[in-house]
RNA sequence: GCGGAGGGGCGGAUGGCCGCCAGCGGGCACGAAGCAUGCUUCGCCUCGCUGGAGGAAAGUCCGGACUCCCAAGAGCAACGGUGCCGGGUAACGCCCGGGCGGGGCAACCCGACGGACAGCGCCACAGAAAACAGACCGCCCUGCGGGGUUUUGAGGUUCGCCUCUUGCAGCGCAGGGUAAGGGUGAAACGGUGGGGUAAGAGCCCACCGCCGGGCUGGCAACAGUCCGGGCAUGGCAAGCCCCACCGGGAGCAAUGCCAAAUAGGGACCGCGUGUCGCGCAAGCGGCGGGGCUGCUUUUGCCCCAGCAGGUCCGGGUUGGCAGCUAGAGGGGCCGUGGCAACGCGGUCUCAAGAGGAAUGGUCAUCUCGGGGCGGGCAACCGUCCUAGACAGAAUCCGGCUUACAGCCCCUCCGCGCAC
Numbered sequence: 001g002c003g004g005a006g007g008g009g010c011g012g013a014u015g016g017c018c019g020c021c022a023g024c025g026g027g028c029a030c031g032a033a034g035c036a037u038g039c040u041u042c043g044c045c046u047c048g049c050u051g052g053a054g055g056a057a058a059g060u061c062c063g064g065a066c067u068c069c070c071a072a073g074a075g076c077a078a079c080g081g082u083g084c085c086g087g088g089u090a091a092c093g094c095c096c097g098g099g100c101g102g103g104g105c106a107a108c109c110c111g112a113c114g115g116a117c118a119g120c121g122c123c124a125c126a127g128a129a130a131a132c133a134g135a136c137c138g139c140c141c142u143g144c145g146g147g148g149u150u151u152u153g154a155g156g157u158u159c160g161c162c163u164c165u166u167g168c169a170g171c172g173c174a175g176g177g178u179a180a181g182g183g184u185g186a187a188a189c190g191g192u193g194g195g196g197u198a199a200g201a202g203c204c205c206a207c208c209g210c211c212g213g214g215c216u217g218g219c220a221a222c223a224g225u226c227c228g229g230g231c232a233u234g235g236c237a238a239g240c241c242c243c244a245c246c247g248g249g250a251g252c253a254a255u256g257c258c259a260a261a262u263a264g265g266g267a268c269c270g271c272g273u274g275u276c277g278c279g280c281a282a283g284c285g286g287c288g289g290g291g292c293u294g295c296u297u298u299u300g301c302c303c304c305a306g307c308a309g310g311u312c313c314g315g316g317u318u319g320g321c322a323g324c325u326a327g328a329g330g331g332g333c334c335g336u337g338g339c340a341a342c343g344c345g346g347u348c349u350c351a352a353g354a355g356g357a358a359u360g361g362u363c364a365u366c367u368c369g370g371g372g373c374g375g376g377c378a379a380c381c382g383u384c385c386u387a388g389a390c391a392g393a394a395u396c397c398g399g400c401u402u403a404c405a406g407c408c409c410c411u412c413c414g415c416g417c418a419c
Stems, first nucleotide, its partner, number of pairs: 001415010012366007020052008030043006054390001058401002061399005066251004071299006079247005084098005099113001100111004114242002119240002121236003136182002138178008148168002153164004190208006209231001210229008255322004265313005274287005288304005329350009368388001369386007
């Protein structure tokens, strides 16, 4: 200097004028309420001060705080979630550290990372064959058959050669052996090398791999090392499933109060429907029976007649107030424990709360970036234009994911050059 990786920050500034919302403090004619009869509070109006969207406010993917429901407690089922180990946290599917696997020269990044010997299921097409499979091409052996060569030998010979035999290479058919080589495929029943064999094969051996066991290090996941071995036992669980752990459901349109209105609405189901005591009766109490949570159990509550309860249909309420913003709160500095995430202690400081939805408009100047023109080899100079990415709180908080123009800072890796 170039390229790459990880982390952090900003994402305009200043001033004037006009305009909004919240809080606080004044003023005060009028109105309302209270009573202690001239004071307090509130409202309207007005003045001033302070504050007023994000790193993601987005997605609604997780976890909670909070509220209500299930009558309460305990257990179970169903359904759902997570999935290596150890820590952090209120908690999490998040964060930190580590292990193993994969990508990358590396810095670093990614991982849906328990189980395939509990069971079921799938692996198309191609291929001989896709889980205890299998021979398409090929290699080897034996037999038979027709030829070639002319190596060996024998016989015949008209001396040109012929017949038989033997060797070699090859063709066809039949039988046997083989899974090393080639082919098919995403994947072929261990890999590499050597020995051995008719040719081959863990057939044998060495190393790797796999299985079983011991020892060492580590909290652990795991790593290393040694011994032995049948030398064999594919993949998919991000298919169902098994195992371990965790989880009730809804959600601020939760929920609570006030005012108001309507139809104290209609249909169907509803086992048992009993007994005793007191009482003139109404009724009260006990036993019994029925009912209220997905199921069981303990307690509690309701009902015993057209009842409690169950199912369905339909009507009214669209108003106001609260919930609504000081918390597991954010930030700075210091100390301390920890590799870190984070924890503990001290001190200082900060703070939107709308209610159809507030924080805006305008003018001027400056600065970063971009663009045009001119000068210049370039660096740069002059002049003009332009705030310019993603994007708006709605109960709140801790995370993750997604989007993002431009600028700045720190650390690390690789390559090149110079000293």

Bacterial RNase P class A from uncultured Tateyamaria sp., 419 nucleotides, folded computationally.
The prediction has a mean pLDDT of 77.
NCBI's taxonomy places the organism under Bacteria, Pseudomonadati, Pseudomonadota, Alphaproteobacteria, Tateyamaria.
Rfam family: Bacterial RNase P class A. Its family is annotated with dimeric ribonuclease P complex, ribonuclease P activity and tRNA processing in the Gene Ontology.